Small-subunit ribosomal RNA, central domain from uncultured Pedobacter sp., 346 nucleotides, folded computationally.

Context: one part of a larger RNA
């Protein structure tokens, strides 16, 4: 390689956007490249095969046929797939109406709560823990009250809730600004999926300047514990944790599930529309959940939000172990990311 697979056994890109490419809805007309059909040509020899023949047989050899999936012409078919021209409206997309939310960007205010200062009252302890014990406190703590300040974080509502492509987003207002579902079927007329390379975004940590700095805390110090105890539990505690700009670009970036369309029993919560005489019963569309029928699946399980059924593209995977290592190449201030093997050895 062919097959075969990728929730959990190796294996799904962390996520969008997009190029080349693949691969695409329904009528009809022209072509006739693709593709079928039939005729010619070529397709060396020698070697396979197959007939019969020559060395006494055989090996060998000599002759004769077949086969040569390809290629080129030339006539003819026209469902399919191609090109070309004309058309539809289901798909996609816009338009209008309505409607939904922790979607993203600045800015503005606000209360608890912690921590510090001040003053006021007050007196011996506070604190911490399995027990303690370092720390704190008679130069007056802690607890209690008032006022100030500061920096970060929004209880309650808060819910298998909602909203985003993920990554993520929650206090309450303002600007802006992006998006999604619904019904209309009004307009456009396949404008569509997928996407190698590219390009953007991508917690946290950590880095590069300059700011801030309550809290909480890697190192770090000190009581503890304990045979030790470079830990766990205490009491500090500094970098970071917050901003602003610029890097870094990996995570169990997980639904351990890639992206798209169309089929395949039903039950039941939900949360945003629709629709309809209303409270009710049944409908319908786009999510979010639970339960289960075929079917799947090595089971656990999965099941219209599919792991069934099929189709298109794209990424991955080929026994542990050496290793996500070494070399080399790109990226980066660095840290280190990305690509990414071999011996070897079981």
């Nucleotide at each position: 390689u062919u097959g075969g697979g990728u929730u959990u056994a190796a294996a799904g890109g962390g996520u969008g956007c997009g190029u080349a490419g693949g691969c695409g809805g329904c009528u009809u007309a022209u072509u006739a490249a693709g593709u079928c059909a039939g005729g010619g040509g070529u397709g060396a020899a020698a070697g396979a095969c197959g007939g019969g023949g020559g060395c006494u047989c055989a090996a060998c050899c000599a002759u004769c046929g077949c086969a040569g999936u390809g290629c080129c012409c030339u006539u003819g078919a026209u469902a399919c797939u191609g090109a070309u021209g004309a058309g539809c409206u289901u798909g996609a997309a816009u338009a209008c109406a309505c409607u939904a939310g922790a979607g993203g960007u600045a800015g503005g205010c606000g209360g608890a709560a912690u921590g510090u200062g001040a003053c006021a009252a007050g007196u011996a302890g506070c604190g911490g823990u399995g027990a303690a014990a370092u720390g704190c406190a008679u130069a007056g703590a802690u607890a209690u009250g008032u006022c100030a300040c500061a920096g970060a974080a929004c209880a309650c509502c808060g819910a298998u809730u909602g909203c985003g492509a993920a990554g993520g987003c929650a206090g309450c207002u303002u600007a802006c600004u992006a998006u999604g579902g619904u019904g209309u079927u009004a307009u456009u007329g396949a404008c569509g999926c997928u996407g190698a390379g590219g390009c953007a975004c991508g917690a946290a940590a950590g880095c590069g300047u300059g700011g801030g700095g309550a809290u909480c805390a890697a190192a770090c110090a000190g009581g503890a514990u304990u045979a030790g105890a470079u830990a766990c539990c205490c009491u500090g505690g500094u970098a970071g944790u917050c901003c602003a700009c610029g890097c870094c670009c990996u995570a169990a970036a997980c639904g351990a599930u890639g992206a798209a369309u169309a089929c395949u029993c039903g039950c039941u919560g939900u949360u945003a529309g629709c629709g309809a005489u209303a409270c009710a019963c049944a409908g319908u569309u786009a999510g979010c959940g639970g339960c289960u029928a075929a079917g799947c699946g090595a089971a656990a399980g999965c099941g219209u939000u599919a792991a069934g059924u099929a189709u298109u593209c794209c990424a991955c995977c080929u026994g542990g172990g050496g290793a996500g290592u070494a070399c080399g190449g790109u990226c980066g201030c660095a840290a280190g990311a990305u690509u990414g093997a071999a011996a070897c050895u079981c």
Source information:
Its Rfam family is "Bacterial small subunit ribosomal RNA". Lineage of the source: Bacteria > Pseudomonadati > Bacteroidota > Sphingobacteriales > Pedobacter. The full RNA is in RNAcentral, with records from Greengenes.